Record summary: A computed fold for a 533-nucleotide part of an RNA from an Ignavibacteria bacterium, annotated as large-subunit ribosomal RNA, domain I. The coordinates come from a structure-prediction model, not an experiment, and the mean pLDDT is 85.

Context: one part of a larger RNA
RNA sequence: GGCACACGGUGGAUGCCUUGGCACAGAGAGGCGAAGAAGGACGCAGCAACCGGCGAAACGCCGCGGGGAGCAGGAAGCAUGCUUUGAUCCGCGGAUGUCCGAAUGGGGAAACCCAAUGGGAGUCAUGUCCCAUUACCCGCAAGGGAGCUAACCCAGGGAAGUGAAACAUCUCAGUACCUGGAGGAAGAGAAAUCAAACGAGAUUCCCGGAGUAGUGGCGAGCGAAACGGGAAUAGCCCAAACCGAGCACAUGCAAAUGCGCUCGGGGUUGUAGGACCCCAUAACGGGAUCCGGAGAUGGUAGCAGAACGGCCUGGGAAGGCCGGCCACAGAAGGUGAGAGCCCUGUAUGCGAAACCAUUGAAGGCCCAGGGGUAUCCUGAGUAGCGCGGGACACGAGAAAUCCUGUGUGAAACCGGGGGGACCACCCUCCAAGGCUAAAUACUCCUCUGUGACCGAUAGUGAACCAGUACCGUGAGGGAAAGGUGAAAAGAACCCUUCAGAAGGGAGUGAAAAGAACCUGAAACCGUGUGCUU
Numbered sequence: 001g002g003c004a005c006a007c008g009g010u011g012g013a014u015g016c017c018u019u020g021g022c023a024c025a026g027a028g029a030g031g032c033g034a035a036g037a038a039g040g041a042c043g044c045a046g047c048a049a050c051c052g053g054c055g056a057a058a059c060g061c062c063g064c065g066g067g068g069a070g071c072a073g074g075a076a077g078c079a080u081g082c083u084u085u086g087a088u089c090c091g092c093g094g095a096u097g098u099c100c101g102a103a104u105g106g107g108g109a110a111a112c113c114c115a116a117u118g119g120g121a122g123u124c125a126u127g128u129c130c131c132a133u134u135a136c137c138c139g140c141a142a143g144g145g146a147g148c149u150a151a152c153c154c155a156g157g158g159a160a161g162u163g164a165a166a167c168a169u170c171u172c173a174g175u176a177c178c179u180g181g182a183g184g185a186a187g188a189g190a191a192a193u194c195a196a197a198c199g200a201g202a203u204u205c206c207c208g209g210a211g212u213a214g215u216g217g218c219g220a221g222c223g224a225a226a227c228g229g230g231a232a233u234a235g236c237c238c239a240a241a242c243c244g245a246g247c248a249c250a251u252g253c254a255a256a257u258g259c260g261c262u263c264g265g266g267g268u269u270g271u272a273g274g275a276c277c278c279c280a281u282a283a284c285g286g287g288a289u290c291c292g293g294a295g296a297u298g299g300u301a302g303c304a305g306a307a308c309g310g311c312c313u314g315g316g317a318a319g320g321c322c323g324g325c326c327a328c329a330g331a332a333g334g335u336g337a338g339a340g341c342c343c344u345g346u347a348u349g350c351g352a353a354a355c356c357a358u359u360g361a362a363g364g365c366c367c368a369g370g371g372g373u374a375u376c377c378u379g380a381g382u383a384g385c386g387c388g389g390g391a392c393a394c395g396a397g398a399a400a401u402c403c404u405g406u407g408u409g410a411a412a413c414c415g416g417g418g419g420g421a422c423c424a425c426c427c428u429c430c431a432a433g434g435c436u437a438a439a440u441a442c443u444c445c446u447c448u449g450u451g452a453c454c455g456a457u458a459g460u461g462a463a464c465c466a467g468u469a470c471c472g473u474g475a476g477g478g479a480a481a482g483g484u485g486a487a488a489a490g491a492a493c494c495c496u497u498c499a500g501a502a503g504g505g506a507g508u509g510a511a512a513a514g515a516a517c518c519u520g521a522a523a524c525c526g527u528g529u530g531c532u533u
Stems, first nucleotide, its partner, number of pairs: 001532009015518001016483002020454002022451007029443002031148002039100003042055003046078002050074002052059001061094006070082003105114003115134007136145003152183001153181005163170001167217001193200002204231005214222002235435003238379001242265006249258003270413001272378004276372004285367003290364002295359006302350003308323005324341002326330001332344003384408008394420001415430005470477002490517001493505004
C1' cells in the first nucleotide's frame, strides 16, 4: 500500500409527510380612476429590525348587526392596560387617509423644490405655520375626458426564420409584433340574400356537406358554398313626399306668396309601400327601450345540529377484546397510534339592522285598421364604367361579387340590383341612413368542489419574508433554501476549557430525536482486527 470484516465520521439519496403548486368543473364577477386609481415612498406600537395592518384622527376612530370570554397581529418576554355596562374577533356602512404616481398651481433628477389668491393661527411687526382654490382638452352650460388592467374582441399598420428539399410568384400569414378603440362580451344582423323552375326567409355558433367543388411556379400548398341536422331565436327606427310652427331673406302698404334653416306631426315598403282622397278610430293585442317600483330570490357575518362506555397492551388508544347507541349525519380534518357516537364538522333545517346583485306585478309611456288612384316621394358625385390596388377558398384568369386611390358618371317605379364574362327570356330582391338581446370567445379575480395531477432536483421561478439574494450601466437575467418532539418538557446543576468552541456526567423524554435536530443510502475520510505485498 491492497483486500476483507467490524465500528465510526462525512454526506443528504431514499422512505414517509405537506403549509405550496397544477388542471378542470359549477356558480359569481367582468372593471378601477380627478370624490385622485393601479403601484409605491415615508411614517404609525411603551420597548419595534422585518412581514402583515394602518395613515399625523396612523397596530387604529364612529354607527349598525353577528358573537359570547377572553384580549392587546406574525411573536416570545418585560411593563402597562382592556373586557359580561359585552372587549378581542367577524360582516355592512361611514370618518380619517402624509408624500409620489394620469398627477393636474409652477418646476423637477418620482416620493423633492418654489409659488399666487382667499380665509385663519401666531408676532409689536416681518419671517413662519394651517385650510381651501389655482393644469390641459371637449362642451353655451350641466357635465365629460386623461391613467391602469390577465385573456377574449374590432379596426389601422404589418414582418422574417421556415416550406417549396435551391429560389423569385407562392408559403409561413394577415400569423408575430406595433398602434387605436370598446365591452362584459365584441363583431355580425332583419335581404338590392340564397335558390333553381321547387322553394327558403336577419345574424351568430356547433356537427355534417368535405379535404369535396375549386384554386395553385396546377409545385409546395391553399381550400369554400348551397344544402341537411342542431344551439338560440326578435325584430325595429330614421331620411323623403305631405301638414304645421318659429326664425332669416326677397316681393309687398298689409294680408299673403316664394326660398332657406331649425323644430314638431306624418312615414318606413317590394305580393311595391307611403304621401294625397274616402271610410273607421277604440277595443282585442304587442313592447328589447324609458319612468315606476310592490314583491321575490340570492350574496356579503352567522345559528341549531344525533349517538359510548369498560377492560388489555402501550409513553399515549382512536388499536385489540366485551357490551351498547345514532344515522336525511359511515364526506373530511383534528385529537399522544387506526374515532360514525371526543373536537371541528357532515345530512338536514334556520338567519340580516345595513349594503349589493338579479328578477320584477300594477300603473305610466310607446306601437298597432281598410279601400282608391291622376299627381308627388322612396337615401347621388351614389350605382355603373376606365386605370391602379386590395378582399373574396378563387395567384388576372372566361372572373362574376365586395372595398376604393384616381378619372368619368346614370336612372327615378313604364325605375333599379342580382342569379360567376356577356346577351335574351325567366326568377328573385330594393343599394347608396341607423339600432338590435340570445345561442359564441376569454379568466387578472371571488366562492365551492373534483383529480388513474406533483410531492421539495417534482409541482409555479417562488411550500421558506422570491421576482428576494445575487449578476448586469441598462433593457434584463435570476437562484438556493421544507420536516426536533405528542408536548419545549429546548437539557437545572457538576467537571474539563479561554467567563470559549466542543465534550463528559446529571436531568427531560416513549426514544436524544439535542436544535448543524425524522429516516440517514452511496461516493469520500478514518480507527481496530485478520490476510497479503
Its Rfam family is "Bacterial large subunit ribosomal RNA". The RNAcentral record of the full RNA draws on ENA. The organism belongs to Ignavibacteria, within Bacteria.